[in-house]
RNA sequence: GUCUUAUCAAGAGUGGUGGAGGGAAAGGCCCGAAGAAACCACAGCAACCGGCUUUAAUGGCGUCAGGUGCUAAAUCCUGUCCGGACUGCCGGACGAAGAUGAGAU
Numbered sequence: 001g002u003c004u005u006a007u008c009a010a011g012a013g014u015g016g017u018g019g020a021g022g023g024a025a026a027g028g029c030c031c032g033a034a035g036a037a038a039c040c041a042c043a044g045c046a047a048c049c050g051g052c053u054u055u056a057a058u059g060g061c062g063u064c065a066g067g068u069g070c071u072a073a074a075u076c077c078u079g080u081c082c083g084g085a086c087u088g089c090c091g092g093a094c095g096a097a098g099a100u101g102a103g104a105u
Base pairs, nucleotide, nucleotide: 001105002104003103004102005101006100007099008098013042014041015040016039017038021031022030023029026078027077028076043071044070045069048067049066050064051063052062054060075097079094080093081092082091083090084089
């Protein structure tokens, strides 16, 4: 990188370096000199994997932060269909793309 699969309305930030971008892409709408990206330090969140616990076993519950991941906004919003409202909003179903984990190659 590709494939399979699960999840994605919860949760969690400060400091230093840095110096204009960032939120995947396009459009929108936002964030940003009261300091963006990136890097570093410390802190935190979280139960996907793993450990412990429980069980005949699997699973489930609970627990631990070891492996990843994450710490603005629903994955910030978006497509199609259905229903309700009737200035464009609300709800539901399905999908595309993406992100993350696990497995395979």
Record summary: A computed fold for a 105-nucleotide RNA, annotated as SAM riboswitch aptamer (S box leader). Rfam family: SAM riboswitch aptamer (S box leader). The family is grouped with related families in Rfam's "SAM clan". The coordinates come from a structure-prediction model, not an experiment, and the mean pLDDT is 82. The sequence was found by an Rfam model in a public genome assembly.